[in-house]
A computed fold for a 1454-nucleotide RNA from an uncultured bacterium, annotated as small-subunit ribosomal RNA.

RNA sequence: GAGUUUGAUCAUGGCUCAGAGCGAACGCUGGCGGCAGGCCUAACACAUGCAAGUCGAAGGAGAAGCAGGACUUCGGUCCUGUGGACACUGGCGCACGGGUGAGUAACGCGUGGGAACCUACCUUAAGGUACGGAACAACCGCUGGAAACGGCGGCUAAUACCGUAUGUGCCCCUCGGGGGAAAGAUUUAUCGCCUUAAGAUGGGCCCGCGUCCGAUUAGCUUGUUGGUGAGGUAAUGGCUCACCAAGGCGACGAUCGGUAGCUGGUCUGAGAGGAUGAUCAGCCACACUGGGACUGAGACACGGCCCAGACUCCUACGGGAGGCAGCAGUGGGGAAUAUUGGACAAUGGGCGAAAGCCUGAUCCAGCCAUGCCGCGUGAAUGAAGAAGGCCUUAGGGUUGUAAAGUUCUUUCGGCGGGGAAGAUGAUGACGGUACCCGCAGAAGAAGCCCCGGCUAACUCCGUGCCAGCAGCCGCGGUAAUACGGAGGGGACUAGCGUUGUUCGGAAUUACUGGGCGUAAAGAGUACGUAGGCGGCUAUGCAAGUUGGGUGUGAAAGCCCGGGGCUCAACCCCGGAACUGCACUCAAAACUGUGUAGCUAGAGAUCGGAAGAGGUAAGUGGAAUUCCCAGUGUAGAGGUGAAAUUCGUAGAUAUUGGGAAGAACACCAGUGGCGAAGGCGACUUCCUGGGCCAAUACUGACGCUGAGGUGCGAAAGCGUGGGGAGCAAACAGGAUUAGAUACCCUGGUAGUCCACGCCGUAAACGAUGAGAACUAGAUGUUGGGAGGGUUGCCUCUCGGUGUCGCAGCUAACGCGUUAAGUUCUCCGCCUGGGGAGUACGCCGGCAACGGUAAAACUCAAAGGAAUUGACGGGGACCCGCACAAGCGGUGGAGCAUGUGGUUUAAUUCGAUGCAACGCGAAGAACCUUACCUGCCCUUGACAUACUCGGAACUUUCCAGAGAUGGAUUGGUGCCUUCGGGAACCGAGAUACAGGUGCUGCAUGGCUGUCGUCAGCUCGUGUCGUGAGAUGUUGGGUUAAGUCCCGCAACGAGCGCAACCCUCGUCCUGUGUUGCCAGCAAGUUAUGUUGGGGACUCGCAGGAGACUGCCGGGGUCAACUCGGAGGAAGGUGGGGAUGACGUCAAGUCAUCAUGCCCCUUAUGUCCAGGGCUGCAAACAUGCUACAAUGGCCGGUACAACGGGCAGCGACACCGCGAGGUGAAGCGAAUCCCUUAAAGCCGGUCUCAGUUCGGAUCGAAGUCUGCAACUCGACUUCGUGAAGCUGGAGUCGCUAGUAAUCCCGGAUCAGCAACGCCGGGGUGAAUACGUUCCCGGGCCUUGUACACACCGCCCGUCACACCACGAAAGUCGGCAACACCCGAAGCACGUGGCUCAACCCCUUGGGGAGAGAGCGUUUCGAAGGUGGGGCUGGCGAUUGGGGUAAAGUUCGUUACC
Repeated sequence: GAGUUUGAUCAUGGCUCAGAGCGAACGCUGGCGGCAGGCCUAACACAUGCAAGUCGAAGGAGAAGCAGGACUUCGGUCCUGUGGACACUGGCGCACGGGUGAGUAACGCGUGGGAACCUACCUUAAGGUACGGAACAACCGCUGGAAACGGCGGCUAAUACCGUAUGUGCCCCUCGGGGGAAAGAUUUAUCGCCUUAAGAUGGGCCCGCGUCCGAUUAGCUUGUUGGUGAGGUAAUGGCUCACCAAGGCGACGAUCGGUAGCUGGUCUGAGAGGAUGAUCAGCCACACUGGGACUGAGACACGGCCCAGACUCCUACGGGAGGCAGCAGUGGGGAAUAUUGGACAAUGGGCGAAAGCCUGAUCCAGCCAUGCCGCGUGAAUGAAGAAGGCCUUAGGGUUGUAAAGUUCUUUCGGCGGGGAAGAUGAUGACGGUACCCGCAGAAGAAGCCCCGGCUAACUCCGUGCCAGCAGCCGCGGUAAUACGGAGGGGACUAGCGUUGUUCGGAAUUACUGGGCGUAAAGAGUACGUAGGCGGCUAUGCAAGUUGGGUGUGAAAGCCCGGGGCUCAACCCCGGAACUGCACUCAAAACUGUGUAGCUAGAGAUCGGAAGAGGUAAGUGGAAUUCCCAGUGUAGAGGUGAAAUUCGUAGAUAUUGGGAAGAACACCAGUGGCGAAGGCGACUUCCUGGGCCAAUACUGACGCUGAGGUGCGAAAGCGUGGGGAGCAAACAGGAUUAGAUACCCUGGUAGUCCACGCCGUAAACGAUGAGAACUAGAUGUUGGGAGGGUUGCCUCUCGGUGUCGCAGCUAACGCGUUAAGUUCUCCGCCUGGGGAGUACGCCGGCAACGGUAAAACUCAAAGGAAUUGACGGGGACCCGCACAAGCGGUGGAGCAUGUGGUUUAAUUCGAUGCAACGCGAAGAACCUUACCUGCCCUUGACAUACUCGGAACUUUCCAGAGAUGGAUUGGUGCCUUCGGGAACCGAGAUACAGGUGCUGCAUGGCUGUCGUCAGCUCGUGUCGUGAGAUGUUGGGUUAAGUCCCGCAACGAGCGCAACCCUCGUCCUGUGUUGCCAGCAAGUUAUGUUGGGGACUCGCAGGAGACUGCCGGGGUCAACUCGGAGGAAGGUGGGGAUGACGUCAAGUCAUCAUGCCCCUUAUGUCCAGGGCUGCAAACAUGCUACAAUGGCCGGUACAACGGGCAGCGACACCGCGAGGUGAAGCGAAUCCCUUAAAGCCGGUCUCAGUUCGGAUCGAAGUCUGCAACUCGACUUCGUGAAGCUGGAGUCGCUAGUAAUCCCGGAUCAGCAACGCCGGGGUGAAUACGUUCCCGGGCCUUGUACACACCGCCCGUCACACCACGAAAGUCGGCAACACCCGAAGCACGUGGCUCAACCCCUUGGGGAGAGAGCGUUUCGAAGGUGGGGCUGGCGAUUGGGGUAAAGUUCGUUACC
């Protein structure tokens, strides 16, 4: 820097990514070289070889071999010389070098200092090196043992050992003295040896400072702290001991627990930091585990010793041997780490005088892409843009100059030849290596990951929430740039990815550099300890601070400059740096500290005023309840409505009297007081704090405050009182599906008092305390001052509110009472859940409180604001929305549609409103898509090709038909004479065809909210932003209609108008329409001549605009009333449907992507089905009757339709209809008698003269055909039904209701449907509380798939981690006691002993030693009771996750 919480936004906040690094590992791949690196795990166990020896110039002895000689049994033996092996004595080394990091939180390490020390070899200096002696190995002999290894006796040398002398110097000292050394070799030149002094080097010890986590480890300590004395050590010291004192350490973190070698450095980072401590270098520690000492200059000793333990090996079972954390190597562990190589050539080490020997230190080589660096896998040219692949809109694009082809080069590798430096004189493991030359030939040499966003890179196919991917967000449910493959592309490249880990990004622990009103976060509040911080002036000091100098800060590394390998990595040289520590000199501003002062902070004194501040005692009235008495009578009480309850045993109500407890109306106020909790009648005693004014006092006495202490609402607890009212629990009554609630009637703890606990609250201003500074305005409260016109004004201090500038804030908001600007101190926060939980500890009588995690899990959780949606929120408004009315529906029968069911099929679609008389304006066949059966396969239909034939047609046979077979007639049209066009048949291939799927891939069309009044844009302005403003507000309207106002000004789509129709009039026109007047005629009729007046038709105009008057209103918009008018405020009706919503409907109207079928899911045909029927729903028709039925007579329409048609009229039939037939392609003819109505008659309340279903019979018509399955007619039959439960629908005027008429579709018709037409013709609207829908404003929101939302808990299933748990099994460190190895010290030492002494064959002494010891200490081991900690644990507890569930409710968010 980015991704990720949201519909969007800002901020908070976590998670994740891009970077760099690695001793890495894993997957795929792999040409060369250089330089480096290579058991991070089991400090697990180790076979085998090697890793420390050397010196003959310290010493004795002296093998083999060689030479000479002697002897000989010819095997050989002996002597001399040479030679020098294996061992031995002795010296030096083995304490270095090499390995590892177990332990260690420590003077271990780092850094800087210090004093009480040692130091072999080395250097310098001084002195010395004299005289003696006795042994022991080797060796020889005997002997034990399996071995390891010994035992006894004998011989022997020394630079081994001992004594004496000397001793400059040295050590001790009582200052008289005492002690105390040596080693020689030899080639004669040296090397050694002893003593002493000093140096160098190395080491030991002490101190300051620094050095991880945990307080859920708070107290630790008896050699402990100090002193005196002694011992011990190279040396200081409780290092050890005796005695004395009682100290020492610790919140600046002792003790305890966990973890860890430390550092130079390394990685990262801008830095500060964070992480780390491989390789290289310094220090430390360790060497199978534990203990111990010996030797030595140096060790408590990696390749030494002793003991104990575990393990392994050998054994003759008696006993022995061993220690790779040296180099290789093996097993094991593990994701994982190499050769049982070469050489001492170089560097270095040991020994030696040296030659030299030894050296797994080291130098090299081998293995490994483990890392870093370098090089290569070719270069130039090459368009027919080849082939192939992939994609495609079928044209082309891309792979791609890429390849091929042509020309050229040869690094690396290969082959051949030459051949170093590293070596100061010799000596080269590496190594025939580096390097050089030559030869051949593009020849031998490219992979890996990725391509949804972050993040560079896109298409096709396959798959179909499957298989899979995934770092986060997230992809996959049939068109996946996200899975798998392919083509193409991108990144890196001998590597590329993945995993792990560290830092970074993360300002996400914030020193640099964060926060705490609402996001996580101010302790409930105060006092106060330590600590931190602290006013003004002068002066001293110099701890902090600043500057200079000196020492140190190892080397390497990093950085800079140079140099060497062809470059680089790498290496070398020089510089800088190492930000530190110490010492020293100086300065004195600031901090500190000392001294002397000051008064502005703080305190104090005098005087005032205010107050529910606190504690205690007393007093008062109103009310409630109860008791007594009176009056009085039937109810009272309670609720939404009731009931439980009280009351005739007298309630409630009312009057009087009394008792008791608790609380204090009005005053009362964003008034007062208090630190907070909190405090409210009145009086008194005691008492705290604040404020104002004045002051001549003190003189910084201050602020904050970890721990600590006090106070601390309510509830709760203990003891004892008290108890009127109220009231958890509890009981009853209601409500309810339930109601362990809300409501009601009762009612116990409690509430009250005293004393003692508890210690928590949304203890809130969700805002710690103190100080200073930074505009104001206006209330209120307690004081004071001034003015003055006297109850007013001004100023000022303290408190308490509101608004508000600057500023701050994510916004909301805060704003002198800060959340502004600063300072000081304290507390607290670091994603959500788990969890304020578990365990532990502390407090508490208990309840519980305080402190306070982890596993696991999620990609968020949360804040503020925005736009919507929603609310059984609010305000306003509208609509046949309710209400007021009229008529229906729901009951009956029938019709039609649907679900369901049935079926071979009952084709498909439509499904709340907005599916259900819907698609379908008409299923007997057809339609038809369905089922059964029979057929066809370039196909019923289209285009193209070839061949043949005109097309077409007659008749017959088979068949259910499709179809098949036979047969008759027919030779057409155009022509450039080749042929062509239409049509038919056959063939072949492209293709046709599909009412097959997906309306959730689509176009188009449609429904719906809704004819509701809304939906937006440009510019400007406001806001960090989403957005807002405009469009809100005041009026008004049917309307975002108009007016006014306004940070808005304008505009667009909608509204309205423009269009059609109806209503009035005018003009023009006048047939098929009309007929007033004139004329003629008829039984009658505009029938005829005529006429244009009227009706009517057609066409064009006029008219209506709130134009006029009055009231209201803002001088407005508009509204109310009126006039005139056919019509009045949109005149009635229609057409017209904004942005959008519903993944609404339709792939079966049509079109169309993808998928699917292709002798079938296509096509043809026959029959059947779509009409099947128990019950259900929807829409209708007809009724139930007298406002009626029936019979007779009689009147008045409009819209329409008509040639395969309407069909007059006449005749026949009871009728449907039939026969004949005029007229009419229609203002002419026909359909065409309109019906209700009116007049008269009849029926008389009945299942009827209502009603007509159903059934029987007979017919008519259409049609190829009325069986499934048509309509109609006549006769007969005469079902249910007597006005319809809950509920529900339509309608506000020419409307409802009611009555007929016409039409589309159509052969006919299931039409009672639909679409139109006219006739007759009402009732009602108080009103907007309520139901439904809608509009606008506002408010709340945890909703945004938007309340059909979201969401809580229990239960059931599965999985996961954790707690508790009878117990059980381990680990760790201490403590007490027992035992007590080795060993040092101590004691003893009858036994043993060469050196010295004495006498001296021998013995004694001195001294030493083995051995022994109940001595001290002492490892391992044992016993014991506790502590800490871990594993397992029947069962149990809560928690987390979970696709889809389940049960119960509906608690939270409107």
Description
The prediction has a mean pLDDT of 85.